[in-house]
Molecule: small-subunit ribosomal RNA
Organism: uncultured bacterium
RNA sequence: AGAGUUUGAUCCUGGCUCAGGAUGAACGCUAGCUACAGGCCUAACACAUGCAAGUCGAGGGGCAGCAUGGGGUCCGCUUGCGGACCCCGAUGGCGACCGGCGAAUGGGUGAGUCACGCGUGUCCAACCUGCCCCGCGCCCGGGGAUAGCCCUUGGAAAUGAGGAUUAAGACCCGAUAUGCGCACGCCCCGCAUGGCGCGUGCGUGAAUGGAGGCGCGGGAUGGGGACGCGUCGGAUUAGCUUGACGGCGGGGCGACGGCCCACCGUGGCGACGAUCCGCAGGGGUUCUGAGAGGAAGGUUCCCCACACUGGCACUGAGACACGGGCCAGACUCCUACGGGAGGCAGCAGUGAGGAAUAUUGGUCAAUGGCCGAGAGGCUGAACCAGCCAAGUAGCGUGCAGGAUGACGGCCCUACGGGUUGUAAACUGCUUUUGCGGGAGGAUAACCGGCGCCACGUGUGGCGCCCUGCAGGUAUCCCGUGAAUAAGGACCGGCUAAUUCCGUGCCAGCAGCCGCGGUAAUACGGAAGGUCCGGGCGUUAUCCGGAUUUAUUGGGUUUAAAGGGAGCGCAGGCGGAGAGCUAAGCGUGACGUGAAAUGUAGCCGCCCAACGGCUGACGUGCGUCGCGAACUGGUUUUCUUGAGCGGGUACGACGUCGGCGGAACUCGUGGUGUAGCGGUGAAAUGCUUAGAUAUCACGAGGAACCCCGAUUGCGAAGGCAGCCGACGAGUCCCUUACUGACGCUAAAGCUCGAAGGUGCGGGUAUCGAACAGGAUUAGAUACCCUGGUAGUCCGCACGGUAAACGAUGGAUGCCCGCUGUUGGCGACACACUGUCAGCGGCCAAGCGAAAGCGUUAAGCAUCCCACCUGGGGAGUACGCCGGCAACGGUGAAACUCAAAGGAAUUGACGGGGGCCCGCACAAGCGGAGGAACAUGUGGUUUAAUUCGAUGAUACGCGAGGAACCUUACCCGGGCUUGAACUGCCGGCGAACGAUUCAGAGAUGAUGAGGCCCUUCGGGGCGCCGGUGGAGGUGCUGCAUGGUUGUCGUCAGCUCGUGCCGUGAGGUGUCGGCUUAAGUGCCAUAACGAGCGCAACCCCUCUCCGUAGUUGCCAUCGGGUUAAGCCGGGCACUCUGCGGACACUGCCACCGCAAGGUGUGAGGAAGGUGGGGAUGACGUCAAAUCAGCACGGCCCUUACGUCCGGGGCUACACACGUGUUACAAUGGGGAGUACAGAGAGCCGGUCUGCGGCAACGCCGAUCCAAUCCUUAAAGCUCUCCUCAGUUCGGAUCGGAGUCUGCAACUCGACUCCGUGAAGUUGGAUUCGCUAGUAAUCGCGCAUCAGCCAUGGCGCGGUGAAUACGUUCCCGGGCCUUGCACACACCGCCCGUCA
Repeated sequence: AGAGUUUGAUCCUGGCUCAGGAUGAACGCUAGCUACAGGCCUAACACAUGCAAGUCGAGGGGCAGCAUGGGGUCCGCUUGCGGACCCCGAUGGCGACCGGCGAAUGGGUGAGUCACGCGUGUCCAACCUGCCCCGCGCCCGGGGAUAGCCCUUGGAAAUGAGGAUUAAGACCCGAUAUGCGCACGCCCCGCAUGGCGCGUGCGUGAAUGGAGGCGCGGGAUGGGGACGCGUCGGAUUAGCUUGACGGCGGGGCGACGGCCCACCGUGGCGACGAUCCGCAGGGGUUCUGAGAGGAAGGUUCCCCACACUGGCACUGAGACACGGGCCAGACUCCUACGGGAGGCAGCAGUGAGGAAUAUUGGUCAAUGGCCGAGAGGCUGAACCAGCCAAGUAGCGUGCAGGAUGACGGCCCUACGGGUUGUAAACUGCUUUUGCGGGAGGAUAACCGGCGCCACGUGUGGCGCCCUGCAGGUAUCCCGUGAAUAAGGACCGGCUAAUUCCGUGCCAGCAGCCGCGGUAAUACGGAAGGUCCGGGCGUUAUCCGGAUUUAUUGGGUUUAAAGGGAGCGCAGGCGGAGAGCUAAGCGUGACGUGAAAUGUAGCCGCCCAACGGCUGACGUGCGUCGCGAACUGGUUUUCUUGAGCGGGUACGACGUCGGCGGAACUCGUGGUGUAGCGGUGAAAUGCUUAGAUAUCACGAGGAACCCCGAUUGCGAAGGCAGCCGACGAGUCCCUUACUGACGCUAAAGCUCGAAGGUGCGGGUAUCGAACAGGAUUAGAUACCCUGGUAGUCCGCACGGUAAACGAUGGAUGCCCGCUGUUGGCGACACACUGUCAGCGGCCAAGCGAAAGCGUUAAGCAUCCCACCUGGGGAGUACGCCGGCAACGGUGAAACUCAAAGGAAUUGACGGGGGCCCGCACAAGCGGAGGAACAUGUGGUUUAAUUCGAUGAUACGCGAGGAACCUUACCCGGGCUUGAACUGCCGGCGAACGAUUCAGAGAUGAUGAGGCCCUUCGGGGCGCCGGUGGAGGUGCUGCAUGGUUGUCGUCAGCUCGUGCCGUGAGGUGUCGGCUUAAGUGCCAUAACGAGCGCAACCCCUCUCCGUAGUUGCCAUCGGGUUAAGCCGGGCACUCUGCGGACACUGCCACCGCAAGGUGUGAGGAAGGUGGGGAUGACGUCAAAUCAGCACGGCCCUUACGUCCGGGGCUACACACGUGUUACAAUGGGGAGUACAGAGAGCCGGUCUGCGGCAACGCCGAUCCAAUCCUUAAAGCUCUCCUCAGUUCGGAUCGGAGUCUGCAACUCGACUCCGUGAAGUUGGAUUCGCUAGUAAUCGCGCAUCAGCCAUGGCGCGGUGAAUACGUUCCCGGGCCUUGCACACACCGCCCGUCA
């Protein structure tokens, strides 16, 4: 000293929360010792029992009990001693009694009290004070009672009544008086009431020597009274008061006083908060805080109040009296029922209450108190001890060595190890504490006794003796032996400390944010770690942090917050010069500010806590000086603030009255005819009874076009035709006058848009409510047709608003530019200046930013108003106002961890601008209807294995499910296992035809049948054991890798610089251009990277080179024909290597980049066409079943083998396809032209058989050689519009082939059958050129094939694009935003 938490991120505002300290605490876990301090915060609730105030015999009468003594009787027994009883107050003493002093202190408690109660200061000339101290003086003479005791007597008791007798330092009378009281006179003093002193006249004491007593004066101590100042919350308490305020007189008191009384007056208190309500003892101090403050008042000290509750007085120096009295009340107890007793808020203790607070202890030894001459007595004051971690401080639970870093645990690991951890064991040492034993008299000194000395009725000093509860304690010594002694909380961030297991939004945690839904550092356990430690945590409360009530030290445009505006009393503040003053202010001194506490130094307990001494402090109050700048007061002067006179202007300023035209509606009449009106479109409505339209005349009410503006005026609300009357205001000029007369403004008063209210008028338009028509799912709305109140006027009420500049008023100061209104500077708005306004843009400065910026939100001063998290709520209650409507004032419970402001980046918008894409449009062909194929959903099933699910799943994984595949189901088997492998032991070659059982796996049988060797053994197999296995089981939301999509869209970023408090921006924006963030220009940016493009492959043209299996122009040979042969490599072609295209040229446009052109040239022209190539990222997208991999799970099974079945099911639904519906066609016959690719378990061919699929024999091709006839096309011909010579599903029959095997469940062939379907609803898909469409060919997988699928190849070969308004997707800029899981968002209301 700060931190967490609002957001995707940022800055700010703002609340909530945490870290600190503290406590009379409580609770949980734990607990060795000592010292010091502390301990009913609740029921001022009720109390059993004991104790807490007595003492004095040196005041007195006395003698109940005790002791001593004396006397008497008796007993044990008799030297004598002891005991019992009785008598004697004689002695020590002493119960009860009279008397004195004390009992008013000490101790407890905090109920009451908001008060002169307390604190502080001052005053009492208005007072008292026992015991104590000092001074002066006095102490004479008498008297009568009474308690006790005794007698009688009432009562259960408590406690009385009567009689007799008696004492005193008890009581009474008289005398004496400097004193006191009263009256008179004199002197002096005081601010005043008044006071001191002197003189003169009337009333009061006594007990021997000491002690004591009395009077007077003084002191000290203690008390009483008065006043200034200070002293909680509420105004949703605003008025209170009749002894009330004062006076005169009196009473009373120690004293003043309405304290009380009679009379008189009508005052007194109050927004500077009276009264009322609530709460509360106050202070020194305590806690906290840097301080200022805030909170508290337990222990200790001072004061107050109280003593069961309420009231009252008595005694006394002192009380209205805690352990006194009386009365009343409640309660408890005793009782013989008549009546009595009691008061723990003293110390212990009990019950109760409560989260909670101790012993019915010891001693008067010390300190102190009362009494006493004293010894001494009493003392629950006090000092000690006991209990309690309830606080502070100190000590200990060991120290040193000890690594194969042991065992064990736990986790990690690269498997070596790491960690717990020198920790332990073990060795050596020490002995606080504990236990045992012993020593040990500090706290003590008084007092008292004795002795001595000083001095002298007695006191003081010195020496010795006596006196200790705690306590044989503290302390010291010896012995013993590491021996007797460590825990609590926490470990996600804040906040120091991390892993494993369990759990699976469960159980739970949590101070705030928040954790937990299968890998939780946040739950529970463990291991380890961190913090503190005889404690540690939790809870409660206070201060702090919180500058979050802001005096120090905050704010109010938009975050909460300027009153709607003006006037204005009180209040606050206030211009210049001078004089005086000294209240504020500054300073010096004095008094006080108790002690304790706190603080500095020193000192004492071993140290510390604790305690002692000394100092400073105690910020305050009071008094006396000094100072005079500032504030105040007062006097005087001034003119610049303010006002006023004069002059000239200005304006939609207000009130009242009059006038005007246009429009509108209505009425009357004319013209005129079928509609008008209204809307997105309509309808309601009006209209042939003549509307709308149009003309003329008339009536009425309301509002004032143009001018008109960024204009003007007004305090605000607000104000607009013209004229007049009345009224108000402001500016400018002048500077004659006044001389600070000012500013602000709580209350108060006034004004105050629209709407509303009352009464009276008025009513043309418009128009809440209402009605109808539409819209709609509905439409109590938006739209339309009507229409009442109202809108207008007068008077009155109401008093609100986004009454806004969301910005209170006043004054001064501080760079500029520019527009405009009014005035002035003689004329001219020519220019320039000046004053007052209204606007715009900026410097500085301010601000969280946006922004403000001489009209401040800048720099300052003054005054007022207002704010203190969001919701609840401007609500409730109360009060005030109002006719009402309603307004003003204005909470709390409860609840949330935010609510907010400004700005940033995205995403989004049925916002805008620019641009692109088969996105639309323009076209061509399809899908959606049919049948079939295939995939999916659903359903079914023993199983129909699993995955993929909008685009981006659905002829997808699968580029080949009859068995296998296969993961699914049923059944039968195996368990180191079907496969791989280490080690040990045993046996044996391995292998195995055949046969048998079985569905098979498997089991049995078993002819036959080894190799190497260093001679140990090994290879191979089987069995047994052991360690690994195996899993298409789960998690794609733990992952790698790979993939889809946005998207081949043009974007995504970085470095440095610059801007911004920051998020972030700039660059990447702007203009032009491009397919493109492609390029150019501009530019606080300059560069760069990943993307784009290019580089790569195929294709198109040419050249070079090389020619076999390719080619054949020339030469030759040759065939029915044929590059068939020799030969050749020119051409085609193939392979390789090059060239070519770059807006290079021309014209035009353009700054350039670039664009345009039936341009030139060229095979190709503006990226020529195609492919490969996919930025940063998004979708927790897909895949654990391709593979890999973390974690979890199964282990005679979730592994593995086998047989069979299933993945092919079928009421349905969807996707993708195939074939069609036909004549641009179908059938038949003939005939022409490709490219790419595969091939010996193969591809083919001649011949033969079969209608064919195919089979047999032979041949050929390991391939530029064979496969290899392409088909559509073209030619000829039939069909003639029909369910057909279209279409081919389905079904029947017969076959072929593959394969162990075609039943479930293959393909193909032939014969026969010949279904639906006649171009397909809403809707929807592909394609911009060699493309669509159409035609065939090939390949992978593969025994075969459900291929109509996928991937390739070539043939034929179109149509259309005006254009970018709209749909979809995307890019850039901009704007709004309460979204950020980002519009499939957020969010409101109702209901559950």